[in-house]
Molecule: SAM riboswitch aptamer (S box leader)
Organism: Paenibacillus radicibacter
RNA sequence: CUCUUAUCAAGAGCAGGUGGAGGGACUAGCCCGAUGAUACCCGGCAACCGGCACUUUCCGUUAAGGAAAAUGCACGGUGCUAAUUCUUGCGGAAGUGUGUUAAGCGCUUUUGAGAGAUGAGAG
Numbered sequence: 001c002u003c004u005u006a007u008c009a010a011g012a013g014c015a016g017g018u019g020g021a022g023g024g025a026c027u028a029g030c031c032c033g034a035u036g037a038u039a040c041c042c043g044g045c046a047a048c049c050g051g052c053a054c055u056u057u058c059c060g061u062u063a064a065g066g067a068a069a070a071u072g073c074a075c076g077g078u079g080c081u082a083a084u085u086c087u088u089g090c091g092g093a094a095g096u097g098u099g100u101u102a103a104g105c106g107c108u109u110u111u112g113a114g115a116g117a118u119g120a121g122a123g
Base pairs, nucleotide, nucleotide: 001123002122003121004120005119006118007117008116013042016041017040018039022032023031024030026089028087029086043081044080045079047078048077049076050075051073052072053071055069056068057067058066059065085115090112091111092110093109094108095107096106097105098104
């Protein structure tokens, strides 16, 4: 970098330290920011993988042990730590407004993709 797969409406200092101007992936909006942004450290959260504890089930045994699931621990590897992935983009459905009770256009709700982020596995 590519592919597959799972999750993305919860949680975590709008009072910490360093530092000094942009940032929220992109579009269009709308927001955050010198009452210090991005970033790094500390603190915290707990999504995945691993580890440990305990309970249940299955396999198996002289004994040992192995596998799966639930709950917990933050012990390790990543990750996250404003706003639903901040909303939106391409479609379906329903309601509603306008209108020639048509088409079309707008608004709201819902739903499926796409794009993106993160974990795990593989190349």